[in-house]
RNA sequence: GAAGUAUUUCAAAUAGUCGCUUAAAAUUAAAUUUUAAGAGGAAAGUCCGGACACCGUAGGGCAAUAGUGCUAGAUAACGUCUAGUGAGGGUGACCUUAAGGAAAGUGCAACAGAAAAUAACCGCCAUUUUGUGGUAAGGGUGAAAAUGUGAGGUAAGAGCUCACGGAAUACUAUGGAGAUAUAGUAUUGGUGUAAACCCCACUUGGUGCAACACCAAAAAAGAAAGGCUAAGACGGCCCGUCAUCUUUCGUGGUUGGUGGCUUGAAGUAUAUAGUAAUAUAUACUCUAGAUAAAUGACUAUUUAAAACAGAAUCCGGCUUAUGAAAUACUUUAAAU
Numbered sequence: 001g002a003a004g005u006a007u008u009u010c011a012a013a014u015a016g017u018c019g020c021u022u023a024a025a026a027u028u029a030a031a032u033u034u035u036a037a038g039a040g041g042a043a044a045g046u047c048c049g050g051a052c053a054c055c056g057u058a059g060g061g062c063a064a065u066a067g068u069g070c071u072a073g074a075u076a077a078c079g080u081c082u083a084g085u086g087a088g089g090g091u092g093a094c095c096u097u098a099a100g101g102a103a104a105g106u107g108c109a110a111c112a113g114a115a116a117a118u119a120a121c122c123g124c125c126a127u128u129u130u131g132u133g134g135u136a137a138g139g140g141u142g143a144a145a146a147u148g149u150g151a152g153g154u155a156a157g158a159g160c161u162c163a164c165g166g167a168a169u170a171c172u173a174u175g176g177a178g179a180u181a182u183a184g185u186a187u188u189g190g191u192g193u194a195a196a197c198c199c200c201a202c203u204u205g206g207u208g209c210a211a212c213a214c215c216a217a218a219a220a221a222g223a224a225a226g227g228c229u230a231a232g233a234c235g236g237c238c239c240g241u242c243a244u245c246u247u248u249c250g251u252g253g254u255u256g257g258u259g260g261c262u263u264g265a266a267g268u269a270u271a272u273a274g275u276a277a278u279a280u281a282u283a284c285u286c287u288a289g290a291u292a293a294a295u296g297a298c299u300a301u302u303u304a305a306a307a308c309a310g311a312a313u314c315c316g317g318c319u320u321a322u323g324a325a326a327u328a329c330u331u332u333a334a335a336u
Base pairs, nucleotide, nucleotide: 001332002331003330004329005328006327007326008325009324010323012302013301014300015299016298017297018296020038021037022036023035024034025033026032040308044319045318047317048316049315050314051313052208053207054206055205059239060238061237062236066203067202068201069200070084071083072082073081074080085099086097087096088095089094100199101198105197106196107193108192109191121139122138123135124134125133126132127131147165148164149163150162151161152160167188168187169186170185171184172183173182174181175180212259213258214257215256222249223248224247225246226245232242233241266285267284268283269282270281271280272279273278
């Protein structure tokens, strides 16, 4: 110098003038003035988990639906995060993981090939000779063809026998909290697939701020069926409890305002514990609440502008889009 890997930071700042929104104070009939604050790192996706509200209790149970799937820890919780183990990828720094069960059962593996499990085309051997019998070592097809190599044995061969390997399962010893690692012994053999159905273990009420609560205003004449022996109160069923209403058809009025609405599993700093995620303690801070939708324009200084892009109940994550900069590490070229 080049090419990579991992992590982090910023997304304009300061001052002034005018304009918009909210809160507080002054002054108050309203208005006006002063002070303070005013879109993001993802606000996006709506993919997960909750807080909160209601369904009389949200009780007990079953079914269904859905999710997770190695070990340990963190968290309010999660399909998230941290640290490990196994498997895979990369020269490496590092990255990915849909990681329980194929020995409960069912299914699937195109084409090629003789055959994808009731195996025998070429080949080899024997023979009563062109037929029959034996064979799965060699060849061919294929992602995959009865576990591999060597020796013996045989008519020719084959785990047929032996030795050394390899795969799976179980047990023992040692290390580890554990998943597992190393070593030994025994048993067994069509391969793969559960990101196929399925089995096993654990978890799982519903609807959602357009939830819900309150105030104000306006407005009418109903019909039919059922029930109080109980339909109904939950998306299914059962138990229990409560309950003077439930369902269908048709007609009329209202569709306005207030709350919910931002002090919260909150943020920042320091210390302690921990490999870490985080936890505890102390101190300090209050940082948008619009409702057809507020934060804009100009001037000066700094390098000063560019990308992706606008809150709508709130919070913790994940995923996606994107501009600039920094730190550490890996590989490599040249020079000293």

A computed fold for a 336-nucleotide RNA, annotated as Bacterial RNase P class A. Its Rfam family is "Bacterial RNase P class A". Gene Ontology terms of the family: tRNA processing, dimeric ribonuclease P complex and ribonuclease P activity.